The RNA shown here (Bacterial RNase P class A) has 370 nucleotides and comes from a soil metagenome. Rfam family: Bacterial RNase P class A. Rfam classes the family as a ribozyme. From the family's description: Ribonuclease P (RNase P) is a ubiquitous endoribonuclease, found in archaea, bacteria and eukarya as well as chloroplasts and mitochondria.
RNA sequence: GAGCCGGCCAGGCGGCCGCGUCGGUGAGAGAUCACCGCCGAGGAACGUCCGGGCUCCACAGGGCAGGGUGGUGGCCAACAGCCACCCGGGGUGACCCGCGGGACAGUGCCACAGAAAGCAGACCGCCGGCGGCGACGCCGGUGAGGGUGAAACGGUGGUGUAAGAGACCACCAGCGGCCCAGGCGACUGGGUCGGCUCGGUAAACCCCACCCGGAGCAAGCUCAGACAGUGUGCGGUCGAGGGUGGCCCGCCCGAGGCACACGGGUAGAGCGCUGGAGGCAGUCGGCAACGGCUGUCCGAGAUGGAUGGUCGCCGCCGCCGGCCCGGCAACGGGACGGCGGAACAGGACCCGGCGUACCGGCCGACUCGU
Numbered sequence: 001g002a003g004c005c006g007g008c009c010a011g012g013c014g015g016c017c018g019c020g021u022c023g024g025u026g027a028g029a030g031a032u033c034a035c036c037g038c039c040g041a042g043g044a045a046c047g048u049c050c051g052g053g054c055u056c057c058a059c060a061g062g063g064c065a066g067g068g069u070g071g072u073g074g075c076c077a078a079c080a081g082c083c084a085c086c087c088g089g090g091g092u093g094a095c096c097c098g099c100g101g102g103a104c105a106g107u108g109c110c111a112c113a114g115a116a117a118g119c120a121g122a123c124c125g126c127c128g129g130c131g132g133c134g135a136c137g138c139c140g141g142u143g144a145g146g147g148u149g150a151a152a153c154g155g156u157g158g159u160g161u162a163a164g165a166g167a168c169c170a171c172c173a174g175c176g177g178c179c180c181a182g183g184c185g186a187c188u189g190g191g192u193c194g195g196c197u198c199g200g201u202a203a204a205c206c207c208c209a210c211c212c213g214g215a216g217c218a219a220g221c222u223c224a225g226a227c228a229g230u231g232u233g234c235g236g237u238c239g240a241g242g243g244u245g246g247c248c249c250g251c252c253c254g255a256g257g258c259a260c261a262c263g264g265g266u267a268g269a270g271c272g273c274u275g276g277a278g279g280c281a282g283u284c285g286g287c288a289a290c291g292g293c294u295g296u297c298c299g300a301g302a303u304g305g306a307u308g309g310u311c312g313c314c315g316c317c318g319c320c321g322g323c324c325c326g327g328c329a330a331c332g333g334g335a336c337g338g339c340g341g342a343a344c345a346g347g348a349c350c351c352g353g354c355g356u357a358c359c360g361g362c363c364g365a366c367u368c369g370u
Base pairs, nucleotide, nucleotide: 001368002367003366005364006363007362008361009360011314012313013312014311015310016309017308019040020039022037023036024035025034026033027032042344046355047354049353050352051351052350053349054216055215056214057213061249062248063247064246066212067211068210069209070208071085072084073083074082075081086100087098088097089096090095101207102206106205107204108201109200110199123146124145125142126141127140128139129138130137131136154172155171156170157169158168159167173197175194176193177192178191179190180189181188182187220271221270222269223268229262230261231260232259233258234257241253242252243251278297279296280295281294282293283292284291285290316341317340318339319338320337321336323334324333325332326331
């Protein structure tokens, strides 16, 4: 000077005005109002993409359908998350990326180009035969050579042949079986045997292994208040209907009740509600994710939804201007003045992740070059 990985911050103080819950005082019949005081969003509160807690339905049972995950080992309440490792790919390197089970279970597909795309296939070329004076034509052989393509049925050399070909041989690559060694394992290293090679695609159907019951705080309860019935159908335990919101079973509830249609009424308050798989520090175990122990800290809970505006000073960043310092210079540094900028975005039951957005700034480890 380039780069790579991780962590952190997200302006500060003050004045004035304003908003919300709660507490206090006062006023008011009450609704409420006034004053004072405490507190009042984020690293992503966001998207709602996963996973859980919680609530209700049998604290969830059997089957079908459907969905999800997919190298190995571990962590975690759980996960599609995290850590370590393996394999493959990229980079000189720090490091980064992988939508990483199975393509001899079966089916499907492989654009364009090309003669031919999964089963073989003859456009040019090569070789043989026949015909022709000949240019050439017809038949057959050949996947070695050319050409097309992301991909054309192993590579090199030799034997062989009319020309050729794993047809045969040697070596190499690759595949499969067995054995040995290392590793918990994915896998790695080595040996031996085999047919001589058997394309790709599963985010195509599918197969294998494992996991998943459904709905969601408008869950679910409590209180208060309002209203008016009518018609049709079914049923009264041999049971209508409901829980049950993918379907079937099962289970449970169940009667002067249920379903549908018309008509009528209400749409208020409270609980759930925020202290939790919580943060930080130390220490111990572990490569790490993480876990144990000890100490310490933790003052949103709104309900049409509050946390804002403005001014001053200071700090940060950018541009411009002259000045000072170092230097031959390019340039670097410093204080000052003027102007401008300061993002992305906001709770609504809670938590763990992932993904995405973001003006700028700080710190640490490491790599490469000089």
Its mean pLDDT, the model's own confidence on a scale to 100, is 78. The sequence is in RNAcentral, with records from MGnify. The model forms 97% of the base pairs in the Rfam consensus.